The prediction has a mean pLDDT of 81. Lysine riboswitch aptamer from a Bacillota bacterium, 189 nucleotides, folded computationally.
């Protein structure tokens, strides 16, 4: 001075990831009310069931007039947490599910070293969505970061030569339970 494990702090990759907050924009002249007018029997928000309410004093749909939301999600901008940050899929629980119960789909939230993805972007298809915004998933493509092996170049107290070790330029290949750095424990030599 280095080697193997095991545990900890601390960092880094960029149009870097997530939340939250007001306002703004776009849902939208939509949904919904009240009147007309037409029609003529069944309606009650994803689907089925029960109940229970509303209708010939005219439901549901349909146009016309008059009034008129909101949620979910959007960029940007200010905070805040962070680098499996996240996201998705299974699965397990719990809540919501439009007049109330149910049962199933969806939605929403907790958990799981259970799966997949290292990150960004751009496409085709599919979902969700009013939406051409957005997100999400498989596939293709380009861009970048990280470690490996491997070619060539610099360089490391003069000179040659080899070889480590350090950058820079390619190539290939891999996966975040990774990679940089520093610490403590053990074990080996």
């Nucleotide at each position: 001075a280095g080697g193997u494990g095991a545990g900890g702090u601390a960092g880094a990759g960029g149009c870097g990831c997530g939340g939250u907050g007001a306002a703004c924009a776009a849902g939208a002249g939509u949904a919904c009310u009240g009147c007309c007018u037409g029609g003529g029997a069944g309606a009650a928000a994803g689907g089925g069931g029960a109940a229970u309410u509303c209708c010939a004093u005219g439901a549901g749909c349909a146009g016309g007039c008059a009034g008129g939301a909101a949620a979910g999600g959007g960029g940007a901008c200010a905070c805040c947490g962070c680098c499996g940050a996240a996201g998705u899929c299974c699965u397990u629980g719990u809540g919501c599910u439009c007049u109330u119960c149910c049962c199933c789909a969806a939605c929403a939230c907790a958990g799981g070293c259970g799966g997949c993805u290292g990150g960004a972007u751009c496409g085709u298809c599919a979902g969700u969505g009013a939406a051409u915004a957005a997100c999400u998933g498989c596939c293709g493509g380009u861009c970048u970061g990280u470690c490996a092996u491997u070619g060539u170049c610099u360089g490391u107290u003069c000179c040659c030569u080899u070889g480590a070790c350090a950058g820079g330029c390619g190539a290939u290949g891999a996966a975040g339970a990774g990679c940089u750095a520093u610490c403590u424990c053990a074990c080996a030599a």
Source information: It matches the Rfam family "Lysine riboswitch aptamer". Rfam describes the family as follows. Riboswitches are metabolite binding domains within certain messenger RNAs that serve as precision sensors for their corresponding targets.